The RNA shown here (SAM riboswitch aptamer (S box leader)) has 121 nucleotides and comes from Flectobacillus sp. NCBI's taxonomy places the organism under Bacteria, Cytophagia, Cytophagales, Flectobacillaceae, Flectobacillus. It was read from a public genome assembly, where an Rfam model found it. Its Rfam family is "SAM riboswitch aptamer (S box leader)". About the family: The SAM riboswitch is found upstream of a number of genes which code for proteins involved in methionine or cysteine biosynthesis in Gram-positive bacteria.
RNA sequence: GAUUUAUAAAGAAGAAGGGAGAGAAUAGGCUCUAUGAACUUCUGGCAACCUACCCCGAUCGUAAAGGCAAGGUGCUAAUUCCUACCCAAUUUCAGUUAACUGUUAUCGGGAAAUAUAAACC
Numbered sequence: 001g002a003u004u005u006a007u008a009a010a011g012a013a014g015a016a017g018g019g020a021g022a023g024a025a026u027a028g029g030c031u032c033u034a035u036g037a038a039c040u041u042c043u044g045g046c047a048a049c050c051u052a053c054c055c056c057g058a059u060c061g062u063a064a065a066g067g068c069a070a071g072g073u074g075c076u077a078a079u080u081c082c083u084a085c086c087c088a089a090u091u092u093c094a095g096u097u098a099a100c101u102g103u104u105a106u107c108g109g110g111a112a113a114u115a116u117a118a119a120c121c
Stems, first nucleotide, its partner, number of pairs: 001121001003119006013043005021032003026084004044076003049072003053067002080113001085110003089106002093102003
């Protein structure tokens, strides 16, 4: 790096260094930032994907569910910050004799992309 599966509305910050950007990429919006961004280090914390352990079991071995938080990752502003593509509902405005069409906004579902874990190549 590719593929598959799962998850993504909850949760969790201080210090030191650093010195102007940051929120994945493109565009738009919005937000954070000299009351110090990215990044690096340390310490703490969150979570429970994987391992271990507990629970279970007469014994041996084991699956699910539940628990734990020692080990391996991950995460620690805002829903993955929001939107972009498709579907449906409501809605603004315009056009049409009408069915309806275009358009504005909101909400819901899905897809895609991204991130993380685990497996595998």